[in-house]
Context: one part of a larger RNA
C1' cells in the first nucleotide's frame, strides 16, 4: 500500500414522533350574484417583508347574548395603551365596504383613461371636489310616429329585488372520436365511452296504460332475482333483455273539444217590424239583437266508454238588474260534509312543542424508594350511569381538559302540531243528436333506436313524398290475415322510495406517518420552467423549561474554536433527537 481494530469527520438510511392528509358512516346543507358575486389588485399596523383579518369608520366600528381577568393575531423585544363601568375571546344581527371582475356612463393592454345630467361644496371667475343617475336584452305601462288615408314597424319616456357571470360531483339533451380487442382487418368492439356545448334543480328524469300480457296484472322509479337466461352477432371477438316473483317507496289530477253566458273585441245584417231584453201579466225600451271569429268565464275530462244535451227529483235563508207585482230551473250567503299551502288554486298571522347557532354544572388520594422530574415502584385508600381520549419534566379513572348523566338563547335560522284563514260539494233515467286533441295516425323510401348488425322484423323516434277515421271510431297483442282479449294515440302537472358532494357539524378506521400520507405536515399551486396553453418542486423533530452559553483567552470588532457557565445529557449549542453505509482521516497490531 493491503487487512484488522479503537477513535473520529463526512452523510442522513433506520428507529420512535406528528401539527398534515387519505377512506368512510350520520345529520345538515345543497347554492352566490346588478341590494353588484366567485375570484383578485391596492391599501390597513407606533415601527411591519410574508401569512391572517380588515376596507379610507381599513389586524377594525355598533347593539344583543354568552363568558371572565387578563389583553393590544402568526411574532419575540422596544415604545406606547385597553380592561370588573367587563377589556380581549365565543355567537347572532346591523354599518362601513377603495379600485379590477358578468363590470352595466364610453373607452381601454383588468385593477387605468376620459365624460354627460341633476344637486351641493368652494372660488372673483374658470379648472376643482363630493352624491345620485346614465350599458344590453325582456316585460309591463304611456306618449309619440314613416313609405300609405286609417293603421302598422320604427322611435321616446317611466317602472320592474326580470336576465346576463361564478360554482366539486350529480341529472336530462345536442353534437360525438381514436387508441384498444378481434392475437392482422374492414361490419363488429372499445362507446354512445372521452373530450366539446346547453341547461335546470335540490335531485333531475320518469309516470297515472292507445301498457305488459293470456284470460291474470293494473302510473313512475330503485335494489334482489330471473340471467349471463331468451336473443344478436365476420354466428367471429364479443355484446346482452324483457315479463313473472321478491323488496324499497306509494298518490293522484288538470286541460282540449261538444254545450251554456247580464262578460270583452272586431266583422256582417235588419230599422221601430221582427228577433231580444231570466220567466208569467201590463207597460216600456230596443246603439240593442242576431250571426261569424277571437279572448275570457262556466261546464267537462271517461273504456263495465265518457261527456254535452233532454227529462224527473233534490237541505235552509236572501234577492230580482228597463218599471210595477210574482216565480225558479237563476245568482248570493248559510248550515252539513271533504281538502289545502309538498303537485292538483292561494296569502299570510298566531299559540305549542322542538332543532341548529356561544355556552354551563359535572365524582374520586395521599404516601416511600429510585430520579433532573414520578404519572413508575412501595404502603393505605376511594370516585364510577365518569376505567372514551388528550396533557402534565417517564407509564395517571381520583393533577388539568375532559368523559357518563344533565342543563341552556337576547338576536337570527328552520321543523311539526292545532287555530285562524282559504277553496270545493246534488242524485236518476234515456240515447234521436253533437263532441271526444290532423298535415295527426297510417303507407312509401331512407336512417336511428330496442337484446336485435334489415333480417320473416312486430312495437318506438323521424328526414322526403303523400295522407284517414270519431264510438258501428281507433291502436295493440312480434311479418301478415281472421276471432278473441286489451287498451283508448296525437295537451300538460306530480311527492317519496333514486344519484351526488365544493361545504359544515359529530364520529369512525387490521388508512399513512415525511422518497409515505394530498401536488402541498413547512412562505405550496409557492420558488423555479415555459412567449402561451401549462408544467412545477426542494423542505418536519434543540430541550422538560431557552434555562440559546455572562465573563476571559487566539483571531481581522469577522467566521470558527479554547475555557467559564446553564442543563439529567452540549458527542442536546439553533450546521440542533436517534445518527446505519458508501467516502475520508488518525492511533495501534499484523503482511509485504
Nucleotide at each position: 500500500a493491503g487487512c484488522g481494530u479503537g477513535c473520529g469527520g463526512a452523510g442522513g438510511a433506520u428507529g420512535c414522533c406528528u401539527u398534515g392528509g387519505c377512506a368512510c358512516a350520520a345529520g345538515a346543507a345543497g347554492g352566490c350574484g346588478a341590494u353588484g358575486a366567485a375570484g383578485g389588485a391596492c391599501g390597513c399596523g407606533g415601527c411591519u417583508a410574508c401569512c391572517u383579518g380588515c376596507g379610507a369608520u381599513a389586524a377594525g366600528c355598533u347593539u344583543c347574548g354568552g363568558a371572565u381577568a387578563g389583553g393590544c393575531g402568526g411574532u419575540a423585544a422596544c415604545a406606547g395603551c385597553c380592561u370588573u363601568u367587563g377589556a380581549c375571546c365565543c355567537g347572532a344581527a346591523g354599518a362601513u365596504u377603495u379600485c379590477c371582475g358578468a363590470a352595466u356612463g364610453g373607452g381601454g393592454c383588468a385593477a387605468c383613461c376620459c365624460a354627460c345630467g341633476u344637486a351641493g361644496a368652494g372660488u372673483a371667475a374658470u379648472g376643482u371636489c363630493u352624491a345620485c343617475g346614465u350599458a344590453c336584452u325582456c316585460c309591463g305601462a304611456u306618449c309619440u310616429g314613416a313609405a300609405u288615408c286609417c293603421a302598422u314597424a320604427g322611435g321616446a319616456u317611466c317602472g320592474g329585488c326580470a336576465g346576463a357571470g361564478c360554482a366539486a360531483a350529480c341529472u336530462g339533451g345536442g353534437a360525438g372520436a381514436a387508441c384498444u380487442g378481434a392475437a392482422a382487418c374492414a361490419u363488429c368492439u372499445a362507446a354512445g365511452u372521452a373530450a366539446c356545448c346547453c341547461u335546470a334543480g335540490g335531485a333531475a328524469g320518469a309516470g297515472a296504460a292507445a301498457g305488459a300480457a293470456a284470460u291474470u296484472c293494473g302510473a313512475u322509479u330503485u335494489c334482489c332475482u330471473g340471467a349471463g337466461u331468451a336473443g344478436c352477432g365476420g354466428c367471429g371477438a364479443g355484446c346482452g333483455a324483457a315479463a313473472g316473483g321478491g323488496a324499497a317507496a306509494c298518490a293522484g289530477c288538470c286541460u282540449a273539444a261538444a254545450c251554456c253566458g247580464a262578460g270583452a273585441g272586431a266583422u256582417a245584417c235588419a230599422g221601430u217590424a221582427a228577433a231580444g231584453g231570466a220567466u208569467g201579466c201590463g207597460a216600456c225600451c230596443g246603439u240593442u239583437g242576431u250571426a261569424u271569429c277571437u279572448c275570457c268565464g262556466g261546464u267537462g275530462u271517461u273504456g263495465c266508454g265518457g261527456g254535452a244535451c233532454u227529462u224527473u227529483c233534490u237541505g235552509g235563508u236572501u234577492c230580482u238588474a228597463u218599471c210595477g207585482c210574482a216565480u225558479a230551473u237563476g245568482a248570493a250567503c248559510c248550515a252539513a260534509g271533504g281538502a289545502g299551502u309538498a303537485a292538483a288554486a292561494a296569502a299570510u298571522c298566531a299559540a305549542u312543542u322542538u332543532g341548529c347557532c356561544a355556552g354551563c354544572u359535572g365524582a374520586a388520594u395521599u404516601u416511600u424508594c429510585u430520579g433532573g422530574a414520578a404519572a413508575g415502584u412501595u404502603a393505605a385508600g376511594c370516585c364510577a350511569c365518569a376505567g372514551a381520549a388528550g396533557g402534565u419534566g417517564a407509564u395517571a379513572g381520583c393533577c388539568c381538559u375532559g368523559u357518563a348523566a344533565g342543563c341552556g338563547a337576547a338576536a337570527g335560522c328552520g321543523a311539526a302540531u292545532u287555530g285562524a284563514c282559504u277553496c270545493c260539494u246534488g242524485a236518476a233515467a234515456g240515447u234521436a243528436u253533437c263532441c271526444c286533441a290532423a298535415g295527426u295516425a297510417g303507407u312509401a323510401c331512407g336512417g336511428g333506436g330496442u337484446g336485435a348488425g334489415u333480417g320473416a322484423a312486430a312495437u318506438c323516434c323521424u328526414g322526403u313524398a303523400c295522407g284517414a277515421a270519431u264510438c258501428u271510431g281507433u291502436g295493440a297483442g312480434a311479418a301478415c290475415c281472421a276471432u278473441c282479449u286489451c287498451a283508448u294515440a296525437a295537451g300538460g302537472c306530480u311527492a317519496a322510495a333514486u344519484a351526488c358532494u365544493c361545504u359544515c357539524u359529530u364520529g369512525u378506521g387490521a388508512c399513512c406517518g415525511a422518497u409515505a400520507g394530498u401536488g402541498a405536515a413547512c412562505u405550496a399551486g409557492u420558488a423555479c420552467c415555459g412567449u402561451g396553453a401549462g408544467g412545477g418542486a426542494a423542505a418536519g423533530g434543540u430541550g422538560a423549561a431557552a434555562a440559546g452559553a455572562a465573563c476571559c483567552c487566539u483571531u481581522a470588532a469577522g467566521a470558527a474554536g479554547g475555557g467559564a457557565g446553564u442543563g439529567a445529557a452540549a458527542u442536546a449549542g439553533u450546521a440542533c433527537c436517534u445518527g446505519a453505509a458508501a467516502c475520508c482521516g488518525c492511533g495501534c497490531g499484523c503482511u509485504u